[in-house]
RNA sequence: GCGGAUGGCUGGAUGGCUGCACCUGAAAAGGUGAGGAAAGUCCGGACUCCAUGGAGAAGUGACGCCGGUUAACGACCGGCCGGGGCAACCCGAGGGAAAGUGCCACAGAAAACAGACCGCCUACGCUUGCGUGGGUAAGGGUGAAACGGUGGAGUAAGAGACCACCGCGUUUCUGGCAACAGAAACGGCACGGUAAACCCCGUCAGGAGCAAGGCCAAAUAGGGAUCGCGCGCUGCAAGGCAGGUCUUCAACCGAGCGAUCCGGGUUGGCUGCAAGAGCCUGUUGGUAACGGCAGGCCCAGACGAAUGGUCAUCGAAGGGCGCAAGCCCGGAACAAAAUCCGGCUUAUAGGCCAUCCGCAUAU
Numbered sequence: 001g002c003g004g005a006u007g008g009c010u011g012g013a014u015g016g017c018u019g020c021a022c023c024u025g026a027a028a029a030g031g032u033g034a035g036g037a038a039a040g041u042c043c044g045g046a047c048u049c050c051a052u053g054g055a056g057a058a059g060u061g062a063c064g065c066c067g068g069u070u071a072a073c074g075a076c077c078g079g080c081c082g083g084g085g086c087a088a089c090c091c092g093a094g095g096g097a098a099a100g101u102g103c104c105a106c107a108g109a110a111a112a113c114a115g116a117c118c119g120c121c122u123a124c125g126c127u128u129g130c131g132u133g134g135g136u137a138a139g140g141g142u143g144a145a146a147c148g149g150u151g152g153a154g155u156a157a158g159a160g161a162c163c164a165c166c167g168c169g170u171u172u173c174u175g176g177c178a179a180c181a182g183a184a185a186c187g188g189c190a191c192g193g194u195a196a197a198c199c200c201c202g203u204c205a206g207g208a209g210c211a212a213g214g215c216c217a218a219a220u221a222g223g224g225a226u227c228g229c230g231c232g233c234u235g236c237a238a239g240g241c242a243g244g245u246c247u248u249c250a251a252c253c254g255a256g257c258g259a260u261c262c263g264g265g266u267u268g269g270c271u272g273c274a275a276g277a278g279c280c281u282g283u284u285g286g287u288a289a290c291g292g293c294a295g296g297c298c299c300a301g302a303c304g305a306a307u308g309g310u311c312a313u314c315g316a317a318g319g320g321c322g323c324a325a326g327c328c329c330g331g332a333a334c335a336a337a338a339u340c341c342g343g344c345u346u347a348u349a350g351g352c353c354a355u356c357c358g359c360a361u362a363u
Stems, first nucleotide, its partner, number of pairs: 001359010012314007020033005035334001039345002042343005047209004060205005065079005080094001081092004095200002100198002102194003117140002119136008148166005167189001168187008213271004223262007231254001232241003243253003278297008318329004
């Protein structure tokens, strides 16, 4: 210098005028006012109500190497193993296929208790390079995958039938908290793949959500239906007077009281709700995630839902002209709280920083 890897920061600036929301204030006035994702609402919690008093069973769902972090997690950190890359580094739902069931397209002879298309070897026959039978699985061919691989010895040709190494399995030892790694001995090929197919094993999960929930105010008027009780008015009392169905008793209607239902009406305010798993700085333990200690700070709170508009000065990238100095144009991404917090995912113009790797060149 070129190319690459990883992690992080930033996300137009200043001022004037004028609005909006909240807070302080008697007023004047002053103070505060979006984000790294406020987003998707995908996980995990705090908080609240309901259910359950059983720490259970069944079902369903999620997760799944090991150790750690955390309030918790399916998140994060550090390792292990496997895969990719020359490397920095990246990717992995990474338990069980020896409990059972299923599936393995196309191609291919054969896709799982093996089997034999072309080959190779051999016996017989004859038309002498073919047929039939037998042996074989080294070679060819198909496939994502072909019943261990390479080499040797061996054989008619061959073959874990035998030998060495590798792989695999079992046992032991060593290192490591562990996942796992290394070594030795033995076995002698027995065990194809697939669980993001069913399934098995283990762990976790009661449900609904701030429109949760609490308080206050307002409203429950006037009505209708059914059922029950039951009879009026006056008077301290004796008593007197007395609705409808002609009269009396009874019953019913009706007035009254109570219950249930229907229907009608009310839809406002406060709280939850902004001091918190809080932020910053320093220090300390830890490789790290993260934790401890000390000091400082207070940092939106709406609900027809505030956080805006405009002007001036500047202004990154980008574009044009120019040999150059420079000049002109240009004018800032994704997006915006709604109970709060920890993650994940997705969107994001441009700029900046740090560490590392490869190649080339120079010293």
Model confidence (mean pLDDT): 75 of 100. A computed fold for a 363-nucleotide RNA from Rhodobacterales bacterium 52_120_T64, annotated as Bacterial RNase P class A. Its Rfam family is "Bacterial RNase P class A". From the family's description: Ribonuclease P (RNase P) is a ubiquitous endoribonuclease, found in archaea, bacteria and eukarya as well as chloroplasts and mitochondria. The model forms 96% of the base pairs in the Rfam consensus. Taxonomically the source falls in Rhodobacterales (Bacteria, Pseudomonadati, Pseudomonadota, Alphaproteobacteria). It was read from a public genome assembly, where an Rfam model found it.